[in-house]
Context: one part of a larger RNA
RNA sequence: AGACGGGGACCCACACAAGCGGUGGAGCAUGUGGUUUAAUUCGAUAAUAAGCGAGGAACCUUACCAAGACUUGACAUCCCGAGAACCCUGAAGAAAUUCGGGGGUGCCGUAAGGAAUUCGGUGACAGGUGCUGCAUGGUUGUCGUCAGCUCGUGCCUUGAGGUGUACGGUUAAGUCCGCAAACGAGCGCAACCCUUGUCCUUAGUUGCAUUUUUCUAAGGAGACUGCCCUGACUUAGUUAGGGAGGAAGGUAAGGAUGACGUCAAAUCAGCAUGGCCCUUAUGUCUUGGGCGACACACGUGCUACAAUGGCCGGCACAAUGGGUAGCCAAGGAGUAAUCCGGAGCCAAUCCCUAAAACCGGUCUCAGUUCGGAUUGAGGGCUGCAACUCGCCCUCAUGAAGUUGGAAUCGCUAGUAAACGCGUAUCAGCCAUGUCGCGUUGAAUAUGUUCCUGGGUCUUGUACU
Numbered sequence: 001a002g003a004c005g006g007g008g009a010c011c012c013a014c015a016c017a018a019g020c021g022g023u024g025g026a027g028c029a030u031g032u033g034g035u036u037u038a039a040u041u042c043g044a045u046a047a048u049a050a051g052c053g054a055g056g057a058a059c060c061u062u063a064c065c066a067a068g069a070c071u072u073g074a075c076a077u078c079c080c081g082a083g084a085a086c087c088c089u090g091a092a093g094a095a096a097u098u099c100g101g102g103g104g105u106g107c108c109g110u111a112a113g114g115a116a117u118u119c120g121g122u123g124a125c126a127g128g129u130g131c132u133g134c135a136u137g138g139u140u141g142u143c144g145u146c147a148g149c150u151c152g153u154g155c156c157u158u159g160a161g162g163u164g165u166a167c168g169g170u171u172a173a174g175u176c177c178g179c180a181a182a183c184g185a186g187c188g189c190a191a192c193c194c195u196u197g198u199c200c201u202u203a204g205u206u207g208c209a210u211u212u213u214u215c216u217a218a219g220g221a222g223a224c225u226g227c228c229c230u231g232a233c234u235u236a237g238u239u240a241g242g243g244a245g246g247a248a249g250g251u252a253a254g255g256a257u258g259a260c261g262u263c264a265a266a267u268c269a270g271c272a273u274g275g276c277c278c279u280u281a282u283g284u285c286u287u288g289g290g291c292g293a294c295a296c297a298c299g300u301g302c303u304a305c306a307a308u309g310g311c312c313g314g315c316a317c318a319a320u321g322g323g324u325a326g327c328c329a330a331g332g333a334g335u336a337a338u339c340c341g342g343a344g345c346c347a348a349u350c351c352c353u354a355a356a357a358c359c360g361g362u363c364u365c366a367g368u369u370c371g372g373a374u375u376g377a378g379g380g381c382u383g384c385a386a387c388u389c390g391c392c393c394u395c396a397u398g399a400a401g402u403u404g405g406a407a408u409c410g411c412u413a414g415u416a417a418a419c420g421c422g423u424a425u426c427a428g429c430c431a432u433g434u435c436g437c438g439u440u441g442a443a444u445a446u447g448u449u450c451c452u453g454g455g456u457c458u459u460g461u462a463c464u
Stems, first nucleotide, its partner, number of pairs: 001464002003461003007458007015448002019411005026303008034294002042053002064289007073125001077124002079121005086103007107114002127278002130276003136272002138267003141263001143261001148187006154163003167178003193255004198221007224249001227243007292430001305404001309363006321352003326345002331340003370401001375396007417440006
């Protein structure tokens, strides 16, 4: 100087408390461990792994396994030889592939030859999701959006080092003020950036009932403790509480933004890359299988256990977004999934579009008109192909489950909770996931004793 303390002081945070809703019990979905397997490819493992890489494993993907094949190779550059390219077609085979048959001659150039493309040969080479994240770049998680981390000169110390950055106030903040052997500065904080909320101007199509206005999209205004009152400190001044006006008040709300560093944290499988290793194989192609197994254990979710509810009928109100190999209207068929049909739309024009809510009826506390797992049968869709292993519909079946032990999680306002909708990926989909959107819309905290994590100062230490 640090680190640590079941030392002290002060302070902060959904950290506790006060509340609301969950997880842990059930069924299922999904991920992981384990086990099994020819293979169940690989990585991630307290917080900081486990609906994570994967924003979509039937083939492909695919890296794994079995079998069948290739060896200048599936891909790149160079050299030599031949044929333009290309099209049709037969046989064997699971395919890859192998063996054939027929047609066909183009462009540039006088010619030699060249361009493009295919086949054969030679070797230089290709190739490797093989190893090492403890050789690396880049990127990322975490402490933590915590308020810290440093430098120049000066001063103090034999020196390591200290001071500055301490102290008194104050703040969300090393934020600001005062004082002080310090004076200044940098990275962080804040502000500058984006979105939302108010107003103005301009422009309006495809939006609006027409001019106002709603809406759309470009520019601007607006908030600064600016004004008033009261208090604290220490006069100036700083700061706390309240008020007026205002759409908004003390950081208006949300986002983006992550200091010096820590964990030899994560990633050689996104990419790049040193070294090592393979080279008729650890490379490449194909078919089929596997990644989907299942005594079990854990994580994250969905659906429930019902009457603030289930079912039936009626009826209303969004926003974000997406659409030409697409979105698909009207009309028709079907109980339905869906099909027929074909209008419109490259979209503020056309299309995809709510559910809880509300009104009326019924059920009357039961394993039920709750709950929907599981299973049988029949259909629909995508796609060469739904057996392993897709989704959807109808009929039948109707399991566990009556609110969940110890323990544990999220959340302070348009938040939690409830309700539906959209998108990426995508032929289809195992999406209950992810990322967004709106609708309805609470309770509680005026406290810091305790638990957890963190900050500043101080103290002890046999630790570094």
RNAcentral holds the full RNA, with entries from SILVA. Small-subunit ribosomal RNA, 3' major domain from an uncultured Candidatus Peribacteria bacterium, 464 nucleotides, folded computationally. The prediction has a mean pLDDT of 80. Its Rfam family is "Bacterial small subunit ribosomal RNA".